[in-house]
The RNA shown here (transfer RNA) has 88 nucleotides and comes from an Acidobacteriota bacterium. Rfam family: tRNA. It is annotated as a transfer RNA. About the family: Transfer RNA (tRNA) molecules are approximately 80 nucleotides in length. Its mean pLDDT, the model's own confidence on a scale to 100, is 81. The source organism's lineage runs through Bacteria, Pseudomonadati and Acidobacteriota.
RNA sequence: GGAGGGAUGACAGAGCGGCCGAAUGUUCCGGUCUUGAAAACCGGCGUGGGUCUUCCCACCGUGGGUUCAAAUCCCACUCCCUCCGCCA
Numbered sequence: 001g002g003a004g005g006g007a008u009g010a011c012a013g014a015g016c017g018g019c020c021g022a023a024u025g026u027u028c029c030g031g032u033c034u035u036g037a038a039a040a041c042c043g044g045c046g047u048g049g050g051u052c053u054u055c056c057c058a059c060c061g062u063g064g065g066u067u068c069a070a071a072u073c074c075c076a077c078u079c080c081c082u083c084c085g086c087c088a
Stems, first nucleotide, its partner, number of pairs: 001084007010026003018068001028044005046059005061077005
């Protein structure tokens, strides 16, 4: 230099344009059980803002675009991975 794949919550990881700020597992928190713990089981668990336990808004690497509607489609950029080529 060429080709391809990827970036999602603390971590891993799924995700048909509308049912999604968002599965599932792990971590973590609370509980049941236990003499006590572990395991198992039950419940909860992203961040910020708004008179904020309810409810509402924004955020899926960054910035734009398409669309009534974007994590999902398109473009640019940043970063990571794989293969090919070149130099040494």